SAM riboswitch aptamer (S box leader) from a Gammaproteobacteria bacterium, 128 nucleotides, folded computationally.
RNA sequence: AACUCAUCGAGACCGGCUGAGGGACAGGCCCAAUGACGCCGGGGCAACCAUCAGGACUAACCAUCCUGAAAAGGUGCCAACUCCUACGGUGAAGCGUCCGAAUGGACGACGACACCGAGAGAUGAGAG
Numbered sequence: 001a002a003c004u005c006a007u008c009g010a011g012a013c014c015g016g017c018u019g020a021g022g023g024a025c026a027g028g029c030c031c032a033a034u035g036a037c038g039c040c041g042g043g044g045c046a047a048c049c050a051u052c053a054g055g056a057c058u059a060a061c062c063a064u065c066c067u068g069a070a071a072a073g074g075u076g077c078c079a080a081c082u083c084c085u086a087c088g089g090u091g092a093a094g095c096g097u098c099c100g101a102a103u104g105g106a107c108g109a110c111g112a113c114a115c116c117g118a119g120a121g122a123u124g125a126g127a128g
Stems, first nucleotide, its partner, number of pairs: 003126006013042005021031003026085003043078003048074002051069006082120001087117005094110001095108005
């Protein structure tokens, strides 16, 4: 690297160094010499793991699961929903073509948009 599980609409910025790209990829749209991205220092957010308390299960204990507390430990994070979209499904304003005298109807490898799912990615934990 690949595999398994969980989460991803909330939250959290200052200083120094450097100097041209950066937001994973493609398109879009943004950020950026009023200095982005990155690195260092400090600060903060959050609560995945670890910790503590209670409960479920058990004859009991362990393990596991649920709920809560705290934040001195291990990570993570601190522009924009994972910035948006990309693939599939459902609904659908509207659009096109045809039919009809007309309200309207049928079809579309048209479809804003909404919802659901998949994929990709990120983070944690596990396993190896």

The source organism's lineage runs through Bacteria, Pseudomonadati, Pseudomonadota and Gammaproteobacteria.